[in-house]
Context: one part of a larger RNA
C1' cells in the first nucleotide's frame, strides 16, 4: 500500500445516474390488520406485545412415560427466539394478466410462450410436412379433429373505406402455348412421289373483365368565411378522395417546439403524479381503454436503517514492498 472481515462520536442519503453496497427486518406464540378486489385474495398487510430458570399448585387428554393450557412464589445476567440459520415496510405510476421460456460465454426483459379470442384450410388415400420413390408423420386421430396466420387472462368494446394489392367465386366477351388443322406456296423429279414453309378455324389454365371479402396486405384530407366587446366557431361554402380517424386515450415506452401550461409533492423538482388538448407523428385483434393478483421488471416518493457521505479512524487475517 492493496485485498478481506469487523467496530465507530455527532449527523443520517447531505453520497450517487440511481440508497449501488452495507445496515436494518427476521423463526415461534398472542393481539390486530386498510384501500382495492375477479370475493379467492390483498395478508406474515401495516402496527403492537411475549419469551430464561427453580419450586409449589390447578386443569384437559392420556393414565408406565408424557402432551397442552394456566396460577402463585422465587433466582440470575448487559442481554432469556441469550450462539447460528430465518421477510425491511409503505404509497403512486408504466409495461406484461398470471406460473413458465430465452441470447451455454456482456442483455432475463416490456422480448418468447401461454390459457382464451378470431380468421382460414382440410370429408379421410384429409389438408400440411419429410422423402426422386417406396414409405412415414399427421393418427392407430375423423370437423368438439388436425394444419396454418394474427391476437394474447378477465371486463367494456372492436368504427369508416373493397379504389390499389391479395384471396374467394363467376363465366358472356377480348387475349393466349404446344398440339390439331390444312387454304395455299416453294424446292426437286420425266412422272408417281419426296422434302419444306404455311393462312383460316376450333381450342386450357392464366391475364383483361364482373362480383364478394378487413380479427386479409393496408388506408382513414385541404382551404375560406361565420354568433350583438374580444376570442372561439355549433354553422355555411368550396376542392379532392375508396373513405376522410368513430368510441376510448392523450406532452404518453408515442410530443419536435418543450423544462408546454395549471395544480400537487420539495426550502428549492428538466424526473414523478393529477389535469388541459395546440395528437410535429395515439387509436381500436400490427387490437383500444381499464384492471384485482403476480414481477431478481422499470419510474417517482416516504418511514425505518445505516461509514454511501460530512471525514475519516482503529482492529483481525492474507498479500506485495521497504528496513534489519
Nucleotide at each position: 500500500a492493496g485485498g478481506u472481515u469487523g467496530u465507530u462520536a455527532a449527523g443520517g442519503a447531505a453520497c450517487u445516474c440511481g440508497g449501488c453496497a452495507a445496515a436494518a427486518u427476521g423463526a415461534c406464540c398472542c393481539c390486530g390488520u386498510a384501500a382495492c378486489u375477479u370475493a379467492g385474495g390483498g395478508a406474515u398487510a401495516a402496527g403492537g406485545g411475549g419469551a430464561g430458570c427453580u419450586u409449589g399448585u390447578g386443569u384437559a387428554c392420556a393414565u408406565u412415560a408424557g402432551u397442552g393450557c394456566g396460577c402463585a412464589a422465587g433466582c440470575c445476567g448487559c442481554a432469556g427466539a441469550g450462539a447460528a440459520u430465518a421477510g425491511g415496510u409503505c404509497c403512486a405510476g408504466g409495461c406484461g394478466a398470471c406460473u413458465g421460456u430465452u441470447u451455454a460465454u456482456c442483455a432475463a426483459a416490456a422480448a418468447c410462450a401461454c390459457a382464451g379470442g378470431u380468421c382460414u384450410g382440410u370429408g379421410c388415400u384429409a389438408a400440411a410436412u419429410c422423402g426422386a420413390a417406396a414409405g412415414a408423420u399427421g393418427a392407430a386421430g375423423u370437423a368438439u379433429a388436425c394444419g396454418g396466420g394474427c391476437u394474447g387472462a378477465c371486463a367494456c368494446c372492436u368504427g369508416c373505406c373493397c379504389a390499389a394489392u391479395g384471396c374467394u367465386g363467376g363465366a358472356a366477351g377480348g387475349u393466349u402455348a404446344a398440339g390439331a388443322g390444312g387454304a395455299g406456296a416453294a424446292g426437286u423429279g420425266a412422272g408417281a412421289g419426296c422434302u419444306u414453309c404455311g393462312a383460316a378455324u376450333a381450342u386450357a389454365a392464366g391475364c383483361c373483365c364482373c362480383a364478394g371479402u378487413g380479427a386479409a396486405u393496408g388506408g382513414c384530407g385541404g382551404c375560406c368565411g361565420u354568433a350583438a366587446c374580444c376570442a372561439u366557431g355549433a354553422c355555411g361554402g368550396u376542392c379532392c378522395u375508396a373513405a376522410g380517424g368513430u368510441a376510448g386515450c392523450g406532452a404518453a415506452a408515442u410530443u419536435c417546439c418543450u423544462u408546454g401550461u395549471c395544480a400537487g409533492g420539495u426550502a428549492a423538482g428538466u424526473u414523478c403524479u393529477g389535469a388541459c388538448c395546440c395528437g410535429c407523428a395515439c387509436g381500436a385483434a400490427u387490437g383500444g381503454u381499464g384492471u384485482a393478483a403476480c414481477g431478481a421488471u422499470c419510474u417517482g416518493g416516504a418511514c425505518g436503517c445505516u461509514g454511501u457521505c460530512u471525514c475519516a479512524a482503529c482492529a483481525g487475517c492474507c498479500u506485495g514492498c521497504c528496513c534489519g

This is a predicted structure of a 324-nucleotide part of an RNA (large-subunit ribosomal RNA, domain IV) from an Oscillospiraceae bacterium. It matches the Rfam family "Bacterial large subunit ribosomal RNA". The coordinates come from a structure-prediction model, not an experiment, and the mean pLDDT is 87.